[in-house]
Context: one part of a larger RNA
Parts: sequence; C1' cells; structure tokens
RNA sequence: UCACGGUUAAGGAACUAGGCAAAUUGUCCCUGUAACUUCGGGAAAAAGGGUCCUCAUUGCAAGAUGAGGCGCAGUGAAAGAGUCCAGGCAACUGUUUACCAAAAACACAGGGCUGUGCGAAUAUGAAAAUAGAAGUAUACAGCCUGACACCUGCCCGGUGCCGGAAGGUUAAGAGGAGAGGUCAUCGCAAGAGAAGCCUUGAAUUGAAGCCCCGGUAAACGGCGGCCGUAACUAUAACGGUCCUAAGGUAGCGAAAUUCCUUGUCGGGUAAGUUCCGACCUGCACGAAUGGUGUAAUGAUCUGGACACUGUCUCAACCGUGAGCUCA
Repeated sequence: UCACGGUUAAGGAACUAGGCAAAUUGUCCCUGUAACUUCGGGAAAAAGGGUCCUCAUUGCAAGAUGAGGCGCAGUGAAAGAGUCCAGGCAACUGUUUACCAAAAACACAGGGCUGUGCGAAUAUGAAAAUAGAAGUAUACAGCCUGACACCUGCCCGGUGCCGGAAGGUUAAGAGGAGAGGUCAUCGCAAGAGAAGCCUUGAAUUGAAGCCCCGGUAAACGGCGGCCGUAACUAUAACGGUCCUAAGGUAGCGAAAUUCCUUGUCGGGUAAGUUCCGACCUGCACGAAUGGUGUAAUGAUCUGGACACUGUCUCAACCGUGAGCUCA
C1' cells in the first nucleotide's frame, strides 16, 4: 500500500450523479394502528410497553397477578423488517437479453375484429400424409388491445378487405375475310392463275382482374388556414372567407411527449435546472397504434422526511491475510 473484518470524540448526508456502502430496525407477548380502498386490504401500518432470577397467591397446565433481587446490558450469544410522505410507469403472480440490460420490455386474465360448417380454416410437405383434433363455432386459427372503473368522438377521399354485376378494357382458345408462296392451265412475252398443300391473318366471340358502383376505421391510416368583432384595455361567445374525405370531441396537458425553457405562479429549502400542485402559448397529447383515473403489487424509476450511521468534516487505531526472495 492492497483485500477482508472490527471500534471511534464532536457533528450527522455537510459525501456523492445518487445515502452507493455501512449503520439503524429485528424474536415472542400485550396495547394500538391513518389516508385511501375493488371492503379483501392497506397492516408487522405508524407509535408505545414488556422480555432475567427468587418467593407468594392462583391455575390441571401453559400462564396470570403481587412482592422482592442483581447487572452497563435479561429475545444478555446466534438468527431475524429501518420506517413514513408524494409522484411516474406497469393492474397483479409470472417471463426475458445462458456470459455487461430484469425493466416502463414480453406474457397475462379481460375486451374487440377477421377467417373457418368439418376431407374446416390455418400450418408443414414435391406428394402421400401429418398437426389442427380422436376437437366441431361456448371450437380452432390470425391480428390488435391489455385487471377494474368511466369511456372510446369525426373522416371511406387514398391504400387494403368485403359485396355487386349493367357498361368499358382484356389472354389463350374459337373464328376465318383477306394476303403471300408453290403449281396444272392460258398467253409470243410480260403476266394471269383453278384445286391441293404451305405461310400469314382482319372482323366477330372470349373469364377473372382492372376501370366502375356500394360497404367497411377495436382495417392501414387521417383528424386545417386567414381576417374581423363586446361601452378601459385585453380576450373573442359571434361573423366573413379559402381549402378538405373530415378538420381533434371527452379527457389530459412544460407530460417517459414542451424546442424556446431553469416557461409563469404557488409549495417544499437559508438557498431547489430535479420534485409536487396549478396555468395552457399542446415546436410536435388524445381516445383498443387505446384516453383518463385507480386500491393492491414492484430487487422498477423520481422527489422529500424521520431514525441511523466513518459516506463525509478528517482521519485514527486494532485484527486476519497479501506484498519481497526462493520453490
């Protein structure tokens, strides 16, 4: 000096990104126990008292009551919750990055949409076949949301899906007008050219799809500008105008979302870029890509308080091991 363990005057978080680490608490019995709440909880809430030995009374006993005794200390060792207040997120128990992440991520019960009538849909496979299922729509599959409470607004113009079939477009196929080659024949020649064969090929016909017409947003998604106006000022319930498929409803809001921003006001502190409560000017919240609340829960994240402490002021001492050489 390092590792591990222990003690420490006065102070007590001044340390630090952060009480990280350590300390505190702790057994059992008795008393007592708030807000809130889904009435189950919260709760070991919190906060107090007792805890050893002897004798007496009482009791079947465990024990209870009373009197007395000793010690610094009586759960005399070990073991064994620190507590409270407020907020974010996720309802919860659970799951996860084997070896840097345990979480607000995943799952979840509950909710919804869609497909599927059974040789089911769906999935694997080249097929046979198999899973689904020795199941049968209270089932199975896909997708989204995520307990519970109150709710879930407007838009079908685009994309998708579903339905429709009148018209337009449209493949192979069918069809075969016409054209060309060859050639009998005709012609002096130029050339014409039947049948057949070969090559090519117009009209016409021709399904789904697409165009088209509807529906559908707990399908993918989207949810506006500008100008003016009230008897102080300010603001604008109101009016005008442009555009749109429709212009963001309820609720929430400087938020896990707010750039400007340490917004402004209030609270807490002597002092608070964090925190809590408001305001709303939402750069760029918003309703199952769910919105807002919410008891309980959490090795979750954030702020505060009490207790407690070598975290610190500021360091000291003690114990065990390591260090240096050789093996």